[in-house]
């Protein structure tokens, strides 16, 4: 500089149960283990999810609108790297 063997060293960890924390979505730890070669970080593009607070509406109950809250294990881009194969 490429690349990733049904392979190896070491790492992550969906679902689903439990505690927490939150209004949610979610997150956080512990069992788990579906996967994963960046499933290590960064909300910068798209995308999606949530909708307390606001706002508009309703006689009311409710009901819309909306990120300033999430998701990096949705798809791009940025950045930092272990092992191992070629060269």
């Nucleotide at each position: 500089a490429u690349c990733g063997a049904c392979a190896a060293a070491g790492g992550c960890a969906a679902a689903g149960c439990c505690a927490c924390c939150g209004a949610a979505a979610g997150g956080u730890g512990g069992c788990g283990g579906c996967g994963c070669a960046a499933a290590g970080c960064c909300a910068c593009g798209g995308g999606u999810c949530u909708a307390a607070a606001a706002c508009c509406u309703u006689c009311a109950g409710g009901g819309g609108u909306c990120a300033u809250g999430g998701c990096a294990g949705c798809c791009g881009g940025g950045u930092u790297g272990c092992c191992g194969a070629u060269u």
The prediction has a mean pLDDT of 88. This is a predicted structure of an 87-nucleotide RNA (c-di-GMP-I-GGC riboswitch aptamer) from a Synergistales bacterium. The organism belongs to Synergistales, within Bacteria. Its Rfam family is "c-di-GMP-I-GGC riboswitch aptamer". For this family Rfam cites "Bioinformatic analysis of riboswitch structures uncovers variant classes with altered ligand specificity" (Weinberg et al., Proc Natl Acad Sci U S A, 2017).